A computed fold for a 355-nucleotide RNA from a Gammaproteobacteria bacterium, annotated as Bacterial RNase P class A. It was read from a public genome assembly, where an Rfam model found it. NCBI's taxonomy places the organism under Bacteria, Pseudomonadati, Pseudomonadota, Gammaproteobacteria.

[in-house]
RNA sequence: UGAGUUGGCCAGGCAAUCGCUGUUGUUUUUAAACAGCAGAGGAAAGUCCGGGCUCCACAGAGCACAGUGCCAGGUAACGCCUGGGGGGCGCGAGCCUACGGAAAGUGCAGCAGAAAAUAUACCGCCCUACAUGCCUUAACCGGCAUGAGGGUAAGGGUGAAAUGGUGCGGUAAGAGCGCACCGCAUGGGUGGUAACACGCCAUGGCGAGGUAAACCCCACUGGGAGCAAGGCCAAAUAGGGAUCCAAUGGUGUGGCUCGCACUGGAUUCGGGUAGGCUGCUUGAGCAGACUGGUGACAGACUGCCCAGAUGAAUGAUUGCCCUCGACAGAACCCGGCUUAUGGCCAACUCUUCAU
Numbered sequence: 001u002g003a004g005u006u007g008g009c010c011a012g013g014c015a016a017u018c019g020c021u022g023u024u025g026u027u028u029u030u031a032a033a034c035a036g037c038a039g040a041g042g043a044a045a046g047u048c049c050g051g052g053c054u055c056c057a058c059a060g061a062g063c064a065c066a067g068u069g070c071c072a073g074g075u076a077a078c079g080c081c082u083g084g085g086g087g088g089c090g091c092g093a094g095c096c097u098a099c100g101g102a103a104a105g106u107g108c109a110g111c112a113g114a115a116a117a118u119a120u121a122c123c124g125c126c127c128u129a130c131a132u133g134c135c136u137u138a139a140c141c142g143g144c145a146u147g148a149g150g151g152u153a154a155g156g157g158u159g160a161a162a163u164g165g166u167g168c169g170g171u172a173a174g175a176g177c178g179c180a181c182c183g184c185a186u187g188g189g190u191g192g193u194a195a196c197a198c199g200c201c202a203u204g205g206c207g208a209g210g211u212a213a214a215c216c217c218c219a220c221u222g223g224g225a226g227c228a229a230g231g232c233c234a235a236a237u238a239g240g241g242a243u244c245c246a247a248u249g250g251u252g253u254g255g256c257u258c259g260c261a262c263u264g265g266a267u268u269c270g271g272g273u274a275g276g277c278u279g280c281u282u283g284a285g286c287a288g289a290c291u292g293g294u295g296a297c298a299g300a301c302u303g304c305c306c307a308g309a310u311g312a313a314u315g316a317u318u319g320c321c322c323u324c325g326a327c328a329g330a331a332c333c334c335g336g337c338u339u340a341u342g343g344c345c346a347a348c349u350c351u352u353c354a355u
Base pairs, nucleotide, nucleotide: 002350003349004348005347006346007345008344009343010342012321013320014319015318016317017316018315020039021038022037023036024035025034026033027032041327045338046337048336049335050334051333052332053226054225055224056223060258061257062256063255065222066221067220068219069218070084071083072082073081074080085099086097087096088095089094100217101216105215106214107211108210122156123155124152125151126150127149128148130147131146132145133144134143135142164182165181166180167179168178169177183206184204185203186202187201188200189198190197191196230278231277232276233275240269241268242267243266244265245264249263250262251261252260285304286303287302288301290299291298292297
């Protein structure tokens, strides 16, 4: 100098004038007027997880189903976060992880190849006192070729992958056939809370591998619906009509069964209402330093109150400053994850050049 990795912060600022919403106070006969204070986000987005809260409802158990899946912690809880372990990627700083089980069972893997599983012989290698022919020989022995029979999986080929690897011995030729080392399995030891690790010990020639983000098995977790939940008030109508089932029945917030509670349910035609108040914002809240902890976080102390709209509130104008401002607007409330996005700061890694 260039290229990267990780973490943190901000999200235009200040002032004036008018306007909008909430709340408090004053005035006022109610409306209203005036003044003070406050008034969209780091993602408010996606609706993907987890809850608080409300109702079913007095509400239990099982199955099915769904979700998660290394270990230890954090948290109200989680599929989240932190720290470790295994595996993988990167020169590196670092990053990813759908990471329980293949000796319970089932399934799947094109083509090529002899063969991809209760596996095997295409080319080869070896043996034959078997058959035929040829050569040599006095003859036997011996050699060659073809065929037949038997042995073999070390060499070669195919493939992503070929049934432990390398070396030595042995064999007719070979093979864990035997041995040494490595690998693997089982048992033990050491360290660690554990997952796991170990140039550790012993035994064994030793059960073909892959795939479970395939079915499956195992462990753990799980009622449902949702602020359009729910509660109160006012008003209006038709306390309507028809059909079906009915106590051995029926109904009860996903499905099935049992249990429990209640005693009527279901379908359809038609009529009325869609208004107001509440829920509605003090919270598993935020900030600061201190203590403990590797950390996520926890504890106590001090301080602060920080939107509650309902066809939906924060807009317009002017002036100055500047890092010249992107993505984008709450609707019951929180904790996460994911996605979109401009700028600033810090640390670290690799590289070029110079000293």